[in-house]
This is a predicted structure of a 94-nucleotide RNA (THF (Tetrahydrofolate) riboswitch aptamer) from a Clostridiaceae bacterium. Rfam family: THF (Tetrahydrofolate) riboswitch aptamer. Its family is annotated with tetrahydrofolate metabolic process in the Gene Ontology. It was read from a public genome assembly, where an Rfam model found it. The prediction has a mean pLDDT of 85.
């Protein structure tokens, strides 16, 4: 010098345990901020905050607390699969 590889934030599926169903959460829009392969920069990806608008599947047993089964484009753990744009570095080959 050449070629190849590894590695992120996250996403999907499965499973376990929760939360809500007296409606939070999820999703949408706007504004502000944050983190992000080993380093640097970075977003049409991800997260947080605020505001705005929209919005739902409950049923059964019981006097009730509660329990069970569902429902929610619901939260988290684990596993599998997928998985950085520029550039430098790392590993192997040349």
């Nucleotide at each position: 010098u050449u070629c190849a590889g590894a590695g992120u934030a996250g996403a999907u599926c499965a499973u376990c345990a929760g939360c809500g169903u007296u409606a939070a959460g999820u999703g949408a829009u706007u504004a502000g901020g944050g983190a992000u392969g080993g380093g640097a920069c970075g977003u049409u990806g991800c997260c947080c905050u605020a505001a705005u608008a929209c919005g739902a599947a409950a049923a059964u047993a019981a006097u009730a607390a509660u329990a069970u089964u569902g429902c929610g484009g619901u939260u988290g753990g684990u596993g599998a699969u997928c998985g950085c744009g520029u550039u430098c570095a790392c590993u192997g080959c040349u």